[in-house]
Context: one part of a larger RNA
Molecule: small-subunit ribosomal RNA, 3' major domain
Organism: Candidatus Peregrinibacteria bacterium
RNA sequence: AGACGGGGAUCCACACAAGCGGUGGAGCAUCUGGUUUAAUUCGAUAAUGCGCGAGGAACCUUACCAGGGCUUGACAUCCUGCGAAUUUUCUAGAGAUAGAAAAGUGCCUUCGGGAACGCAGUGACAGGUGCUGCAUGGUUGUCGUCAGCUCGUGCCUUGAGGUGUGCGGUUAAGUCCGUGAACGAGCGCAACCCUCGUCGUGCGUUGUAUUUUUCGCACGAGACUGCCCGUUUUACGCGGGAGGAAGGUGAGGAUGACGUCAAAUCAGCAUGGCCCUUAUGUCCUGGGCGACACAGAUGCUACAAUGGCCGAUACAAAGGGUAGCCAACCCGUAAGGGGGAGCCAAUCCCAAAAAGUCGGUCUCAGUUCGGAUUGAGGUCUGAAACCCGACCUCAUGAAGUUGGAAUCGCUAGUAACCGUAAAUCAGCCACGUUACGGUGAAUAUGUUCCUGGAUCUUGUACU
Numbered sequence: 001a002g003a004c005g006g007g008g009a010u011c012c013a014c015a016c017a018a019g020c021g022g023u024g025g026a027g028c029a030u031c032u033g034g035u036u037u038a039a040u041u042c043g044a045u046a047a048u049g050c051g052c053g054a055g056g057a058a059c060c061u062u063a064c065c066a067g068g069g070c071u072u073g074a075c076a077u078c079c080u081g082c083g084a085a086u087u088u089u090c091u092a093g094a095g096a097u098a099g100a101a102a103a104g105u106g107c108c109u110u111c112g113g114g115a116a117c118g119c120a121g122u123g124a125c126a127g128g129u130g131c132u133g134c135a136u137g138g139u140u141g142u143c144g145u146c147a148g149c150u151c152g153u154g155c156c157u158u159g160a161g162g163u164g165u166g167c168g169g170u171u172a173a174g175u176c177c178g179u180g181a182a183c184g185a186g187c188g189c190a191a192c193c194c195u196c197g198u199c200g201u202g203c204g205u206u207g208u209a210u211u212u213u214u215c216g217c218a219c220g221a222g223a224c225u226g227c228c229c230g231u232u233u234u235a236c237g238c239g240g241g242a243g244g245a246a247g248g249u250g251a252g253g254a255u256g257a258c259g260u261c262a263a264a265u266c267a268g269c270a271u272g273g274c275c276c277u278u279a280u281g282u283c284c285u286g287g288g289c290g291a292c293a294c295a296g297a298u299g300c301u302a303c304a305a306u307g308g309c310c311g312a313u314a315c316a317a318a319g320g321g322u323a324g325c326c327a328a329c330c331c332g333u334a335a336g337g338g339g340g341a342g343c344c345a346a347u348c349c350c351a352a353a354a355a356g357u358c359g360g361u362c363u364c365a366g367u368u369c370g371g372a373u374u375g376a377g378g379u380c381u382g383a384a385a386c387c388c389g390a391c392c393u394c395a396u397g398a399a400g401u402u403g404g405a406a407u408c409g410c411u412a413g414u415a416a417c418c419g420u421a422a423a424u425c426a427g428c429c430a431c432g433u434u435a436c437g438g439u440g441a442a443u444a445u446g447u448u449c450c451u452g453g454a455u456c457u458u459g460u461a462c463u
Base pairs, nucleotide, nucleotide: 001463002462003460004459005458007457008456009455010454011453012452013451015447016446019410020409021408022407023406026301027300028299029298030297031296032295033294034292035291042053043052064287065286066285067284068283069282070281073125077124078123079121080120081119082118083117086103087102088101089100090099091098092097107114108113127276128275130274131273132272136270137269138265139264140263141261143259148187149186150185151184152183153182154163155162156161166179167178168177169176193253194252195251196250198221199220200219201218202217203216204215224247227241228240229239230238231237290429303403307362308361309360310359311358312357313356319350320349321348324343325342329338330337331336369400374395375394376393377392378391379390380389416439417438418437419436420435421434422433
C1' cells in the first nucleotide's frame, strides 16, 4: 500500500421488511447430469453453466457411428494433352459411381492460337469442426451504470509511499459548495444521441367525413430549481407551492472507467505452434444427435364457480407478404380442398384480437374441472413422416383437490392476467425467443437483521 475481521462509523440497492404473483408436489415440453449405446458429435459447469451456442437435427444441416467408394482430391492457383459448353435417354448399383447411345458444333482471331467450361495426366500443393482459449487477435459474460480509477507540477517522508481523492455539508453520482499544501488535468458521472408524452408551423396520398379535427412526415417551441414561501453558512442544496401536457435525472433505450476471474470462445471468423496426408481429407446410403432405472434446471397446462361450456356482440398496437400474402363464393363436422378477385402494399391480404359485455346452462363432484396416455380414421408439407413432423375428427379419459424444508420475480401503466406479430422456416416438435398492444393492482413515510456494494477508520501470526 492492499486484502480480510462473527471490529467501528456513515450511506446505498426489490438486500430485508410491507405487499402481489410464482417455483419446490402433478402431467407434459425443453435443456443438463448420469446411465446405456456401434454412435448417442462438440462446447458451456457457483454467482457469471443447464428453453445456453441452436433465430428451426426426418434427408440435408452433421461435426458422431456402421457399411460402400475416391486419392492432386468436394474447393483454389499454375503446367500439358484432348474435347466447345450443354441437354436428353438407357443399363448395373442402396447411392456415390461406372458403362453406352442420341442431339448440339457456339464467341474472339494476325488463322499460330485465345476466353469460358468439361475430361485425363503431372507434381508443387489443396484439405482437416484434429490438439492447445494456459501461445494469440477479435468478441463476450461478471463485479456494475457501482462511483470510482489515475496523471502533471508542487509539498511531506531515509524509503516503499502519502498528499491532491482528506474534513464539514449535499447529491443518483469524486454531483456541487465551503475549508485545508496543494494547484490543475484526464478516463468515468452528467450532458450531447434515439424513442415516447404537450403545443405551434408547413406539407400530405393510398390516410381522414369535403372543413375544424384524427392520422402521417418534417422543422421548431417547451423544463432551467426559471418564479414564490420556508430552511441552510449569505454557499451548494433540501421541503412546500404556483403556473404547466410534463417538475426537480419527466419515462424508457443506447452508452459499461482503470481493472478482476490465466473467466468463455482455436466449433462463427482470423491466427502462432504441434499433428494427419490412399487419411484425423473427401463422396454416398442407412443409423445416431430423439436411447431411459434415475436426478437437477427452465417453462407450459392444471387442480376449478372471480370458473367450465353454448349463443350473441365490442374495442388494439406492432409486424409480414411475388417461388409470396391470399378475399368473396362453393365442398367438407374439421384439419383442409376447390376457386380465382386484389396486392411489390397507409390502397389488397394475413386478420378472428383475446381477456371484456349481454343472455343461457352446470351447482361443488375427481365433476360438463383437468387434459396426459392409448386406439381408429383422416388432412398438409416434403423424393421420403418406421426410427423421428405438425394439424383435424371420433373414442379413451391418467396424475392432479393449491404443493415439506427451502427458494424466485416485481415499486406503476410496473406486477399479474389477456391475446397479436415476427425472425429462423418446405414442414415443424415454439409451451422457446424477440417485439406489440388490451385490462390493470397492492405495498414500502422503516434500515435492527440476511445478501451484495461504496467511503473513512481500527486490528492483523495474511500478501